The RNA shown here (small-subunit ribosomal RNA) has 1548 nucleotides and comes from a Pseudomonadota bacterium. RNAcentral holds the sequence, with entries from ENA and SILVA. Lineage of the source: Bacteria > Pseudomonadati > Pseudomonadota. The prediction has a mean pLDDT of 84.

């Protein structure tokens, strides 16, 4: 400050992170379509598909002022044989013709067209232009047809041919023409391809004598005006050709072209030109993309976008094409003609079969097609358009209305007030909450719709009475009554009456604004991308509820946009995708320094253009907007002129620092040929020697007694060159190592002279290029694909082992690949250091060599800044800048197919598409895990002890059986487990009998007074029936308790432990798991917690970008083990009396002991030793010593671990049963399997007598002494005790003495028989005991496997809880009481710490291939079809055109005429030429038995390749095998773990 106002991102690979990277939302758009819904009004838009085929109508006429001809019906009149005739008006009309103009405009449509088509800026000195416009000059003068018409005829028609007549602005001839045009001259001037403009001198071309009007007139005819007309010149206007720039994809189109490029010379054209033709010349286009092939009308604008750009080209507006498909030409000014014309083709129609007619991609409409696009409406009243003097006619241009929510725009479906927060829904924790002021009611308003009336702008011209100014006059000019409206009685504007008639669709898991309940249960469904659903879904349906838009609102397509995802603006290639294997070098692009010119690029100003609409901006008209007038702005451009002169570039001069030569000097496996050496393997040949040699994880094959290996000596061949050898050296890579000679190539020191930018990259091209391979033709000693055998293994086409061919080696070709790497293209220039090594120099030193400083040139290590996703790079950069080239663009498919090229094959290079995922993918985190490492720890191992696995049996599992064999629990952590007790009860199962408000609870009605109990009887009982008996408290209202009826509802060991609580198991009594503040990293996270030491310990110290700090560890709790006190009965009993000899008694609390309180153990103390620390190692002392035992305590989690049958609980499922009682059986079954245990296999035992010594525990529905009886089990009497008092209660192993003598026993005690006891309502299924007989297996126990480290193992009895009974199980309790640990290499578990990892449901992970099956795309395929297209050839309509015309012929000339001539035409013929035909090619397409690979798919099949060192490290080129994955062989690579060595680097 008129015409500057502008840029958001998000989901979604991951256990999380950062980065890369592709999919997918949000937006805005539209000629739209579809679904659901629908009131009104303005203004706009409406076959995008089949340029697919059309039925009807109308879309181009006009002119009688250019010209001849001419009706008819109807009327008048008149004749009449009454049948008609005639005349006149109709009417000089209708009508057809000649003729003029126009029909080339308007209108439509995009098929073609990749082009001068289009755009935009120029030429045109190389052109034309009707009708308009100025000017200048005219407009004299003759002449023969001919349509119409009349007639004759052919034809179904359509039309046609003959003969007659006639006019004109038709048609001809002549005359005259300044100017014009052409041909031959002159002269000026201008600029320019050789020619305009001007002056000038000499030959050939026209008229309508018209029309219509005034005046005049001698009626011929003259002037005039006006419309036409004709000749010129000029303008305008509109076309034609040229030229410069722009203007889609594909190089798997790379080489195209004979009129092809150019000349000469005709011929066409309105005109320039190979436009054509003839001759001549070889030529011309192409990588800046020729040539082909594919798609497309271009433009203004139109959507999108910040913008640059994408995309598109509907409506308007402008070029261009095209009109049924192809050719083609007449007529015109203009046309090769949308509503002309000819031919030829396909259709379609009409015929009398002979012939004809048509061409909606005009506006309506019809069928088709399609997911889809209106009415066969009205006027020419307005704007334009044709004719025309005009009136006027004629326009499906055009103006309106009609149908369509198509798409902006605007209004409107009602305002206010209204809490009993109503009904009702719905939700609900049952309180309530929302729907919600919503409604209802009261109170108002009157948009739109209806009804009524009223009523426009658009209109003002032509034309004209008249009147005025001009004018000789008229024509013109101005003025001006009066006609004209299709929209439509529309817009409006008034009345009236009524809230009265007017709301939907979507969506609600996160992007993304909006949450409940139901049903359903990976089903129906959903979905845009993540992805909801498997019994609690805000994701499916449905309802409420809510959100977000609105007469729409979703969906679906498109097309920009986010997406910086093609990166000019504004990206990338160490590892993510991406650097050619190298290197020489042409086009190309880029370039030192200094002067001068020039103006090419580059700045500056001017003028032209850049159409109008649109886009912006002012301001105005419809009530407003949308929509629109009118000014402006802008249009980034493009061309001209003028100017600048730094930089670009050109030219022209110079310079020396880039670049180069020459000259001197050392280095170096640098490349090639030639010769030489020795070492070892092999062989062969000879001594010596004998039984083994090799090889392996062990083995065998194999080789040897025909003498192998061993060894000793001598001979043959061939490869490859030990040590030296070194992040040294050399070359562009690839690569290159034994010595010597020749040949040759290149860096590099050091100065000097020279040359003078000579220089960088470098598309194509050209050369080089490891192994493997291939040809030919030699060599072959070792090795060695393949093969063969031996091992291994389920298998073993591998690993390993013994053989072995090609090849490995030469010479000569080919071959072009590699993880061909530094995964890092080449040039130059800046930009801290430090520090090894190679060359070669300079200093300072010395006799010299070092050592030290230093300069250039390779080659390592580490690091500032800076990059970078990180990881890493850093003067040898992956910093910072420039110049050049390659290359990338989500993942597979796929580096494959097709094609080109190259190869002798193998192949190699160039490179895709259908289809399919949501991803693939770097780097780094934390974890988990490795048949990775390293440190610890643990009855983990080992080192012992004693099981266990085998017998009986006992007990729980599993199978199996059953009516049931109720039910859980299933690897360490199920299995003597839930059960601390299954004969009935328990019990949840089964079979029968019962019962249904129930066996127990509860609230509320309603009704009774009983309900229990005792009897009886029926039954198997539960239950039934019968007798008996019969309530309490009262304020008299009634209340309680029972029982019955009825109704909320109990009830449920139904299901879900994967909906949950609680509790519990395990890892593990392992040391571990956080966390808050700082820091460090974008960030996951790290840091603390790592590190040195130390511990049982994250326990403790030191140390340290950490500092603290929590749960855990320890400790504090309880036992136990010493010792003091205190107390002293039921306990003790030292010492003192008594005694029945018993702590019994009196007495006494010292001891034990009981059970409270205390003390004690802390590395406190010495030594030693450690880092002066923690701590460890010995000692002392003590009842105990380093956590004194032993127990309780269980970090953050982890296992969807276990439990719905302990309990509690959501949900769901039952409800005369899944609930409840009851008898009966079942949980006890019994071929078999497996865990856990008793007993045992005997003498360290058995078996009998006989003597001791515990702890800890129970006891009144109880223990029970004792005494009697039983062989016993136990029974019958009974003191005593509620317990330090009584009892259970005997301890048992042990010790004393006897026996037994190694055997299936005097061992073992199973089974089975008999007789019993006790519990109990009841031991038949199914107790536990006792006696008496009976006397199985078993004789220490395969593979394998558990326990345990001291008062422990082992062995030996006691108790208790459960319980009527019923212990071999559990849980405690003393007694006896050993052995062994060297250690940490393996086996299991852990714990820190580092390594790899493609795992993260975490190795019981992940994941490859082949074959089956089922789909789906695809590539070759004998063929076959169709499409376009080359070339080679027949053939040849219509026309144009050349020749010919003996045929016909008015005009002109000739001639008196016949006739001739001129000219023209039919006709014939030639070129060219569509369409058609034939023969052969290319491309592009569909189809195709069969095939080949791919890509997907739920739990198929073989194995196990590849991720750890993945069990043989892996990957890459080749080459050979193999069921697959792969395998083995050369050579590369590290994008390989571990261990150790060199070496360099860092820190001290």
């Nucleotide at each position: 400050u008129a015409a500057g106002u502008g840029g958001a991102g998000a989901g979604u690979u991951u256990g999380a992170u950062c980065c890369u990277g592709g999919c997918u939302c949000a937006g805005a758009a539209c000629g739209a379509a579809c679904g659901c819904u629908g009131g009104c009004g303005g203004c706009g838009g409406g076959c995008c598909u089949a340029a697919c085929a059309c039925a009807u109508g109308c879309a181009a006429g006009u002119c009688g002022a250019g010209c001849g001809c001419g009706a008819a019906c109807g009327u008048u009149c008149c004749c009449u044989u009454c049948g008609g005739g005639g005349a006149g008006c109709u009417a000089g009309u209708a009508g057809a013709g000649c003729g003029g103009c126009g029909c080339a405009c308007g209108g439509g449509u995009g098929a073609g067209u990749a082009a001068c088509a289009c755009g935009u800026g120029g030429g045109u000195a190389a052109u034309c232009u009707a009708c308009c416009c100025u000017u200048c000059a005219g407009c004299c003068u003759g002449g023969g047809a001919u349509a119409a018409c009349c007639u004759u005829c052919c034809g179904a028609a359509a039309g046609g041919a003959g003969g007659g007549c006639u006019a004109a602005u038709a048609c001809c001839g002549g005359g005259u023409a300044c100017g014009u045009u052409c041909a031959c001259g002159a002269g000026g001037u201008c600029c320019c391809u050789g020619g305009g403009c001007c002056u000038u001198g000499u030959g050939a071309g026209g008229a309508a004598a018209g029309g219509c009007g005034g005046u005049c007139u001698u009626c011929g005819g003259a002037u005039u005006g006006u419309c036409a007309c004709u000749g010129a010149a000029g303008g305008a206007u509109g076309a034609g050709c040229c030229c410069g720039c722009g203007u889609c994809c594909c190089a798997u189109c790379a080489g195209c072209u004979a009129g092809u490029u150019g000349g000469u010379a005709g011929g066409g054209u309105a005109a320039c030109g190979g436009c054509c033709u003839a001759c001549c010349a070889a030529g011309g286009c192409a990588a800046c993309g020729a040539c082909g092939g594919g798609u497309a009308g271009c433009u203004g604008g139109u959507c999108u976008g910040a913008g640059a750009g994408g995309a598109u080209g509907a409506u308007c507006a402008g070029c261009c094409a095209c009109a049924c498909u192809g050719g083609a030409a007449c007529u015109g000014a203009g046309a090769c003609a949308c509503g002309g014309u000819c031919c030829a083709g396909a259709c379609u129609c009409c015929u009398a079969c002979g012939g004809g007619a048509g061409g909606c991609a005009g506006c309506a409409g019809u069928g088709g097609g399609g997911a889809a696009u209106u009415u066969u409406g009205g006027g020419c009243a307005a704007u334009g358009g044709g004719c025309g003097c005009a009136a006027g006619c004629c326009u499906g241009a055009c103006c309106c209305a009609g149908c369509c929510a198509c798409g902006c725009c605007g209004c409107g479906u009602g305002a206010g007030u209204g809490a009993u927060g109503a009904a009702g829904g719905c939700c609900u924790u049952c309180g309530g909450g929302u729907u919600g002021u919503a409604a209802a009611g009261c109170u108002c308003u009157g948009u739109c719709g209806a009804g009524a009336g009223g009523a426009a702008c658009g209109a003002a011209a032509c034309u004209a009475a008249c009147g005025g100014g001009g004018u000789a006059a008229u024509g013109c000019c101005c003025g001006g009554a009066a006609c004209u409206g299709a929209c439509g009685g529309u817009a409006c504007c008034u009345c009236u009456a009524a809230a009265g008639g007017a709301a939907g669709c979507a969506c609600c898991g996160g992007c993304u604004a909006a949450c409940u309940c139901u049903g359903u249960g990976c089903c129906a469904g959903c979905a845009g991308c993540c992805g909801c659903g498997g019994u609690a879904a805000u994701a499916c349906a449905g309802a409420g509820g809510g959100u977000g838009c609105a007469a729409g609102c979703g969906u679906u397509g498109u097309u920009c946009g986010g997406a910086a995802u093609u990166a000019u603006u504004g990206g990338g290639c160490g590892u993510a995708a991406a650097g050619c294997g190298c290197g020489u070098g042409u086009a190309g692009g880029c370039g030192g320094u200094c002067u001068g010119u020039u103006a090419u690029g580059u700045c500056u100003g001017a003028u032209g253009u850049g159409a109008a609409a649109g886009c912006c901006c002012g301001u105005g008209g419809c009530u407003u907007a949308a929509c629109u007038g009118c000014g402006g702005a802008a249009g980034u451009g493009c061309a001209u002129c003028a100017g600048a002169a730094a930089c670009u570039g050109g030219c022209a001069g110079a310079c020396u620092u880039g670049a180069g030569u020459a000259c001197c000097g050392g280095a170096g496996a640098g490349g090639g040929u030639g010769g030489c050496g020795g070492a070892a393997u092999u062989c062969c040949c000879g001594g010596u020697g004998u039984a083994g040699a090799g090889g392996u994880g062990a083995a065998a094959u194999u080789c040897g007694u025909a003498g192998a290996g061993a060894u000793c000596g001598g001979g043959a061949g061939g490869a490859a060159c030990a040590c030296c050898c070194g992040u040294g050296g050399c070359g562009a890579a690839g690569g290159c190592g034994g010595c010597c000679a020749c040949c040759u190539g290149g860096a590099c020191g050091a100065g000097u002279a020279c040359u003078g930018a000579c220089g960088c990259u470098g598309a194509g091209a050209c050369g080089c290029g490891a192994a493997a391979g291939c040809g030919u033709g030699g060599g072959u000693a070792g090795c060695a694909a393949a093969c063969a055998g031996g091992a291994u293994u389920a298998g073993a086409u591998a690993c390993c082992c013994u053989g072995g061919u090609a090849g490995u080696c030469c010479a000569c070709g080919c071959u072009g690949u590699a993880a061909a790497c530094g995964a890092u293209g080449g040039g130059u220039a800046c930009u801290a250091g430090c520090u090894g090594u190679c060359g070669c120099g300079g200093g300072u030193a010395u006799u010299g060599a070092c050592c030290c400083c230093u300069g250039c040139g390779g080659u390592g290590g580490c690091g500032a800044c800076g990059c970078u996703a990180a990881c890493g790079c850093a003067u040898u950069a992956a910093g910072u800048a420039c110049c050049c080239c390659g290359c990338c663009u989500g993942g597979g498919g796929a580096g494959u197919a097709c094609g080109g090229c190259c190869g002798c094959a193998a192949g190699g290079u160039u490179a895709a598409a259908a289809c399919u995922c949501a991803a693939a993918g770097g780097a780094a985190u934390u974890g988990a895990c490795g048949g990775g490492g390293g440190c610890c720890c643990g009855c983990a191992c080992a080192a012992g002890c004693g099981g266990u696995g085998g017998a009986g049996u006992a007990u729980g599992u599993g199978g199996u059986u059953u009516a049931a064999u109720u039910c859980g629990a299933c690897g360490c952590a199920a299995c003597g487990c839930g059960c601390a007790a299954a004969a009935c009860c328990u019990u949840a199962c089964c079979c029968g009998g019962g019962u249904u408000u129930g066996a127990a609870c509860u609230g509320c009605a309603g009704u009774g007074g009983a309900c229990a109990g005792u009897c009886u009887c029926a039954g198997a009982g539960a239950u039934g029936a019968g007798a008996u008996c019969u309530c309490c408290c009262u304020u008299c209202g009634g209340g309680g308790u029972c029982g019955c009826u009825g109704u909320g509802g109990a009830g449920g060991u139904g299901c879900u432990g994967c909906a949950u609580g609680g509790c519990u198991g395990u890892c593990g009594u392992c040391a571990g798991c956080u966390c808050g503040u700082g820091u460090c990293g974008u960030g996951a996270g790290a840091u603390g917690u790592u590190g040195g030491g130390u511990u049982a310990a994250g326990u403790c110290c030191c140390g340290c970008a950490a500092c603290g700090a929590g749960c855990g560890c320890a400790a504090c709790c309880c036992u136990u083990g010493u010792c003091u006190u205190u107390a002293g009965u039921u306990g003790c009993c030292a010492g003192c009396g008594g005694u029945u000899c018993g702590g019994c008694c009196g007495g006494g609390c010292a001891c034990u002991c009981u059970a409270g309180a205390g003390a004690g153990a802390c590395u406190g103390c010495c030594g030693g030793u450690g880092u002066c620390a923690a701590g460890c190692c010995g000692g002392a002392g003590g009842a105990a010593g380093g956590u004194g035992g032993g127990g309780a305590u269980g970090a953050c989690g982890u296992c969807a671990a276990g439990u719905c049958c302990u309990c509690a609980u959501g949900g769901c499922c039952u409800u005369u049963a899944u609930g409840c009682c009851c008898g009966g059986g079942g949980c006890u079954a019994c071929a078999c399997a497996c865990g856990u245990a008793c007993u045992a296999c005997a003498a360290u035992g058995g078996c009998c007598g006989g003597u001791a010594c515990a702890a800890a525990g129970g006891g009144c529905u109880g223990c029970a002494a004792g005494c009697u009886c039983g062989c016993g089990a136990g029974a019958g009497c009974a003191a005593g005790c509620c317990a330090a008092u009584c009892c259970c209660a005997a301890a048992a192993a042990a010790c004393c003495g006897g026996u037994c003598u190694c055997a299936g026993u005097u061992c073992g005690g199973a089974u089975u028989g008999c007789a019993g006891u006790c519990u109990g309502c009841a031991a038949c299924u199914c107790g536990a005991c006792u006696g008496c007989a009976u006397g199985a297996a078993g004789u220490c126990g395969g593979a394998a496997u558990c326990g345990c480290u001291a008062g422990u193992a082992a062995u030996c009895g006691c108790g208790a809880a459960u319980c009527a009974g019923c212990a071999g199980g559990u849980c405690g309790c003393g007694g006896u009481g050993a052995a062994u640990a060297c250690g940490u290499u393996c086996c299991c578990g852990g714990g820190c710490c580092u390594u790899g990892u493609a795992c993260a449901c975490a190795c019981c992970g992940c994941c490859c291939g082949u074959c089956a099956c089922a789909c789906c795309a695809u590539g070759g395929g004998a063929g076959u079809c169709g499409g376009u297209u080359g070339c080679u050839c027949c053939a040849g309509a219509a026309g144009u055109g050349g020749c010919u015309a003996a045929g016909c012929u008015a005009a002109c000339c000739c001639g008196c005429a016949a006739g001739g001539g001129a000219g023209g035409c039919a006709g014939g013929u030639c070129c060219c030429c569509a369409a058609g035909g034939a023969g052969u090619g290319g491309c592009c397409g569909g189809u195709g038995a069969c095939u080949g690979g791919g890509g997907u798919g739920a739990a198929g099949u073989c194995g196990u390749a590849a991720c750890a060192a993945g069990g043989u490290a892996g990957c890459c080129g080749u080459a050979g095998g193999g069921g697959a994955a792969c395998c083995u062989g050369c050579g590369g690579c590290u994008g390989g773990a571990u261990c150790a060595c060199c070496u360099c680097c860092u820190u001290u």